[in-house]
């Protein structure tokens, strides 16, 4: 000087004029002062929780999600450390990564053969055995029964790989490395690694197909849910309003059966019987609550490889509700992309103008 | 603001791991004097985009787009 990888950060700043709004004080008549006032993704709603209703949510079936070990967390599909695998010279990146010898399925076309394998084409004639020839007891050639997975073709995939011996040719048939299974030692909290024994090797792929094994999940969501006030036909329809016993002056109590909910079914539980529950049909388009102090920010030290925790210190930082957070001029030499809170939170994931800092990597040149 | 679907050929729709299809519509021809009806043939597709698993994706997963539904209180 060039290339690149990680990781954090800004997202315009001062002034002036005029506006918008939530709280406070004046005590004010629509004013005036003082203070707050959008994001890093506020967003998509993919995941967790808080809250908050439902009969507190017990069990079982069915469903649904996750899926390598650990450790973080209020939890998680998140994050942090670690392994296996893959890509890169390298700093690093990315990884849906249990199980295919539990069973079920599928593997189009092509190939002989697509999963109890298999002989299309070549290779072989050693053993058997028929025929020709040659004949001197042998050797050749033609079949037949066969043998062969090394070699061609076929595919995405063809039953371990490579080389050596071996054979009639061949083959884990032997044997030596690498691969796989089993099995022991060691080292790690585990995943897993390293090392020796051992077995010729034993059935291809898919499980983001059925499934099978761990483990978690009650439902619904602020338009959840209280509370207050207007207004209307408290109107139509269905469904269940049963049984049986005890006990009494009566109210009842018990048990079974039906409804109705626990938004998939079963049990269980809850509750109804003159009122519930649903469906149609009516009326309003209101005000208060939740509403923002919260798994908070910010700084310090401490534990911990880290995610995170823990102690002290300090701040208090939107709360709209036809929805506020804006416009214009000045200037910083340049000012801009993605984009707008709507119960609050942790993350993912998707968009993103321009620039900043830091720690690393490779290449090239000097010294 | 929350909840749910859906997106194949000009339309409306099937199809659900191995050929991209059916009806209108549209294009030629025969029919008729024209035209309609019928009859033969034919053309037209980024299965909404991007990635992913699989030998193989319209279909299976993940992500992004763009479309449509539903939902307050009252008695």
């Nucleotide at each position: 000087g060039g290339a690149g990888u990680c990781g954090g950060c800004c997202a315009g700043g001062c002034a002036g004029u005029c506006g918008c709004u939530g709280c406070g004080g004046c005590a004010a008549u629509c004013g005036c002062c003082g203070u707050g006032g959008a994001g890093g993704a506020a967003a998509g709603u993919c995941c967790g929780g808080g809250c908050u209703u439902c009969g507190c949510a017990g069990g079982g079936c069915a469903g649904a999600g996750u899926g390598c070990c650990a450790g973080g967390u209020a939890a998680c599909c998140c994050c942090u450390g670690g392994g296996g695998g893959g890509c890169g010279c390298g700093a690093g990146c990315c990884u849906a990564c249990g199980g295919a010898a539990a069973g079920u399925g599928c593997c189009a076309c092509a190939g002989a053969a697509a999963a109890u394998a298999c002989a299309c084409c070549g290779c072989c004639u050693a053993a058997g055995u028929g025929c020709c020839g040659u004949u001197c007891u042998u050797c050749g050639g033609c079949g037949c029964c066969g043998g062969u997975a090394a070699g061609g073709g076929u595919g995405a995939a063809a039953u371990g790989g490579u080389g050596c011996g071996g054979u009639a040719a061949g083959a884990g048939c032997g044997c030596a490395c690498c691969g796989c299974g089993c099995u022991u030692g060691c080292g790690g909290u585990a995943a897993c690694g390293c090392g020796g024994g051992u077995g010729g090797c034993a059935g291809g792929g898919u499980a983001a197909a059925c499934c099978c094994c761990a483990c978690u999940c009650g439902a619904a969501g602020c338009a959840a849910g209280g509370c207050c006030a207007a207004a209307u036909a408290g109107g139509g329809g269905a469904a269940c309003u049963u049984c049986g016993g005890c006990a009494u002056a009566u109210c009842g109590c018990c048990g079974a059966g039906c409804g109705u909910g626990u938004g998939g079914c079963c049990c269980g539980c809850a509750u109804g019987g003159u009122g519930u529950u649903c469906c149609c049909g009516g009326g309003u388009u209101g005000g208060c609550u939740g509403c923002u102090u919260g798994a908070g920010g910010u700084g310090u030290g401490c534990g911990g490889u880290g995610a995170c925790g823990c102690a002290c210190a300090u701040c208090c930082c939107a709360g709209a509700u036809g929805a506020a957070u804006g416009a214009c001029u000045g200037u910083c030499u340049u000012c801009g992309a993605c984009a707008g809170a709507a119960c609050c939170c942790g993350g993912c994931u998707u968009a993103u103008c321009g620039g900043c800092c830091g720690a690393c990597u490779c290449c090239c040149u000097c010294g | 603001g929350g909840g749910c679907g859906c997106u194949u050929a000009g339309c409306u729709c099937a199809g659900c791991g191995g050929g991209a299809g059916a009806g209108c519509a549209c294009u030629g021809c025969c029919u008729u004097c024209a035209c309609a009806c019928g009859g033969c043939a034919g053309g037209g597709g980024u299965c909404g985009c991007u990635g992913g698993u699989u030998c193989a994706a319209u279909c299976c997963c993940a992500g992004c787009a763009g479309c449509g539904c539903c939902c307050a209180c009252c008695a």
Molecule: RNase P RNA; transfer RNA
Organism: Pseudomonadota bacterium